[in-house]
């Protein structure tokens, strides 16, 4: 990097550095940002995908949180393609794209 499978409306922030844009990409919207965002580091936390331990007849289910990841503004911030519904505004479902985990090449 590619493929497969699963999940993505829950949850969880302080300090230091730094100094201008940022929220993946394109377009449109809507937000965040000099009362310092995005980012990096440290610490803390959340979660429970993998591993582990325990309960259990059990590859069921559950508990724990010392390991490997991940995450800690807004639904993956929203929409875009297809379909359904509706007089309209809209609403719903699925896909695509993306993110994360595990496995494989």
């Nucleotide at each position: 990097u590619u493929c497969u499978u699963a999940u993505c409306a829950a949850g969880a922030g302080a300090g230091a550095c730094g100094g201008a844009g940022g929220g993946a990409a394109u377009u449109g919207g809507c937000c965040c940002g000099a009362u310092g965002a995005u980012g990096u580091c440290u610490c803390a936390g959340c979660a429970a995908c993998c591993a582990g331990u325990c309960u259990g007849a059990g590859a069921a289910a559950g508990a724990c949180a010392c390991g490997g990841u991940g995450c800690u503004a807004a639904a993956u911030c929203c929409a875009a393609a297809a379909g359904g519904u509706a007089u309209c505004c809209g609403c719903c479902u699925u896909a695509a794209a993306g993110a994360u985990a595990a496995g494989a090449a």